[in-house]
Context: one part of a larger RNA
């Protein structure tokens, strides 16, 4: 893993409080004990029927006080008590496993760490310390040389000890081992054996190592069912209601306490008490404007003052391409600015709605990590699936349909049942139900079916102005001249380096010149004007769709696909239809309120209601036992395998065939070790 048994809100308590039901009632009641285990007796005691103080103590009063003051608390009439059951709280292990750990008595030094006591082990090689001896030397010595000699925590290297690399092994051969290499090996060496040292203790050449394969306090059993704001699990059913993730307080922030919000039971049936809508009064200072105030801000006027400059011997005075209050004109800007100011929120009255939903007492509760959307803010970057408030919703506790797919979006709130009938969001070309519907326009970009600032003779559509049959725009044709090479500068400067100035004149028109060009002219162009040709043409502005800007990693891969271009894309509009558990129709169930009946717990109509987590209330199935009572069974009981039927569900029907072999059912009460799929759950089988 599976199967099966087993397996968690229980018992006590003259404990506390509530609720039902019952006895008795200004009273209720016994408790131990007596006594047939009865019945009865026992009033000690305990509640109640009076408070008030801390008390003595008073008493409808009491207490503080001096106090006949003033206040607190109480009376002013009144129901309690005993019992049983039921729901909760206290105490207790108290819904059930579950630590780490404390604490106390005991066992462990056969493994290790150390120390004791008596043993035993180190091949072989090397090196040659100090002594010693001879010989050299010396005035005696030092010293040298040679020899002997045989030190050492010496040197290589086996036993034997230890682990430093490394390669396997890593459900091993093994709970630390193989292999190869490695370090020590006369020593602070390695081993036998026998003894000794211990749990806050021991032993440590110290690693917090080591005290029997898991040591910052060994093991065992006991205090023990420590304690656990914590994780987990906590077993049949149907019905009716239906939350919460919030303040406030906390050594408090994943707990708890009392509010809030659920539930159920009573009270007040009237106080028009709650909600909705609508009408009317009020109330406010937000959106938004606005600049009057408070502050800020740009530009112009105007000018007090001040700075430069000049002049002055003081006094003064002119003068300014500087600053520049105050006034004033225009223009802004504020969450802590308002002369103003909505919607809307509150409030109160009225009217209609609406199962009293409202309040108030009392009984059980869960909640205190909320989440996302929109919409006003704050924080942060006008960043985040961010934080953090405030209002509405949805998830949460909501199933359906729609967004391809998607908790918190859009539709809609699933009580069963129908192969019925209309809708919502959202669709109708195929994949897919349902329109290749109509009518008019846009779009060429598959724009559609992701994106800015900004750039574009894309395209439609209004509006505006300019020129235009007295002939515009565009194109060709022709002209575009004279003073004059204006002046100055310059080497030169002649329309066209630069300065200045920008006129006359002759024309149809021709600037002291738009660009190009030359060392300077020249040239070649334009303005401007005339034919020609023919009718629109240029410019702004606003709108609608489009197009650029656009680069993410292996083809399309940013419509769910296929596919769509006068659309199957936008936009306007209009008729059909599809389309959900929504609404409607039929049947069938349940709760609630009213009503009527009557066999008074049932039936009949009626109306309105049945989504649901935590939780509350109610109503049942089943299980084992125990009285009563009443049936089955060897012609076959209980188990148990198949099959049939019935119930709104737990489940019934000792139904039927089988197996089995010896006990078991109905109905009425009572009792409980009373229901299993999860606890890394226990015991057991496979």
């Nucleotide at each position: 893993g599976c199967c099966g048994g087993c397996g968690a809100g229980u018992u006590a308590c003259u404990c506390u409080u509530u609720a039902u039901u019952g006895g008795c009632a200004a009273g209720g009641u016994u408790a131990a004990g007596u006594g047939a285990u009865g019945a009865a007796c026992g009033g000690a005691g305990c509640c109640g029927c009076a408070g008030c103080g801390a008390a003595a103590g008073c008493g409808a009063g009491u207490c503080c006080g001096a106090a006949c003051a003033g206040g607190g608390c109480g009376a002013u009439u009144c129901a309690g008590u005993c019992a049983a059951u039921a729901g909760a709280g206290g105490u207790a292990g108290a819904c059930c496993c579950g630590a780490a750990a404390c604490c106390g008595a005991g066992c462990g030094a056969g493994c290790u760490a150390c120390c004791c006591a008596u043993g035993g082990c180190c091949a072989g090689g090397a090196u040659g310390a100090a002594g010693c001896g001879a010989g050299g030397g010396u005035a005696a010595g030092a010293c040298c040389u040679c020899g002997u000699g045989g030190a050492g925590g010496u040197c290589c290297g086996a036993a034997c000890c230890c682990a430093c690399c490394u390669g396997g092994g890593u459900u091993g051969a093994a709970a630390a081992c193989c292999g190869g290499g490695g370090g020590g090996a006369u020593g602070a060496g390695c081993u036998g054996u026998g003894g000794g040292u211990u749990g806050g203790a021991g032993u440590g050449a110290a690693a917090g190592g080591c005290u029997a394969a898991a040591c910052a306090a060994g093991c065992u059993c006991g205090g023990a069912g420590a304690u656990a704001u914590c994780u987990g699990g906590u077993u049949c059913u149907c019905u009716c209601c239906g939350a919460a993730a919030u303040a406030u307080a906390u050594u408090u922030a994943g707990g708890u306490a009392u509010a809030g919000c659920c539930u159920c039971g009573g009270a007040u049936a009237a106080a028009u008490u709650g909600c909705g809508u609508g009408a009317u009064g009020g109330c406010c200072g937000u959106a938004g404007a606005g600049c009057a105030c408070u502050g800020u801000u740009u530009g112009g006027a105007c000018u007090a003052g001040g700075g430069g400059u000049c002049u002055u011997a003081c006094c003064g005075g002119a003068u300014u391409a500087c600053c520049g209050a105050c006034u004033u004109c225009a223009g802004g800007c504020a969450a802590a600015c308002u002369c103003c100011g909505a919607a809307g929120a509150c409030c109160a009255u009225c009217a209609c709605g609406u199962u009293u939903a409202c309040u108030c007492c009392g009984g059980g509760a869960g909640u205190c990590a909320g989440u996302u959307g929109c919409u006003g803010g704050g924080g942060g970057a006008u960043a985040a699936a961010c934080u953090u408030c405030a209002g509405c919703g949805u998830c949460g506790a909501a199933a359906g349909g729609g967004a391809a797919a998607c908790a918190g979006c859009c539709c809609a709130g699933a009580c069963c049942g129908c192969c019925g009938u209309c809708u919502a969001a959202g669709g109708u070309c195929c994949c897919u139900a349902a329109a290749u519907a109509u009518u008019g326009g846009u779009u060429a970009a598959g724009u559609g079916g992701a994106a800015a600032a900004c750039g574009a003779u894309g395209u439609c559509u209004g509006a505006g102005u300019g020129c235009a049959c007295a002939g515009a725009c565009a194109g060709c044709c022709a002209g575009g001249a004279g003073g004059u090479u204006g002046g100055c500068u310059u080497a030169g400067a002649g329309g066209c380096a630069g300065c200045c100035a920008c006129c006359c004149u002759u024309u149809a028109a021709a600037g002291a010149g738009u660009g190009c060009g030359u060392a300077a002219c020249a040239g070649c162009u334009c303005a401007c004007u005339g034919g020609u040709c023919a009718a629109g043409u240029g410019u702004u502005c606003a709108g609608g769709c489009g197009c650029g800007g656009a680069u993410a990693a292996u083809u399309c891969a940013a419509c769910g696909g296929g596919g769509c271009u006068u659309a199957a894309a936008c936009c306007a509009a209009u008729u059909a239809c599809c389309g959900a558990a929504g609404a409607c129709g039929c049947g069938g169930g349940c709760g609630u309120g009213c009503a009527g009946a009557u066999u008074u717990a049932u039936c009949u109509g009626u109306a309105c209601g049945c989504g649901g987590u935590a939780g509350g209330a109610g109503a049942g199935c089943g299980u084992u036992c125990u009285c009563a009572u009443u049936g089955c069974u060897u012609u076959g009981a209980a188990g148990u395998g198949g099959c049939g039927g019935c119930g709104u569900a737990a489940g019934c029907c000792u139904g039927c065939c089988g197996u089995g072999g010896a006990g078991c059912g109905g109905u009425g009460a009572g009792a409980a070790g009373u229901g299993a799929g999860a606890a890394u759950g226990c015991c057991g089988g496979c």

The prediction has a mean pLDDT of 85.
Large-subunit ribosomal RNA, domain II from an uncultured Solirubrobacterales bacterium, 686 nucleotides, folded computationally.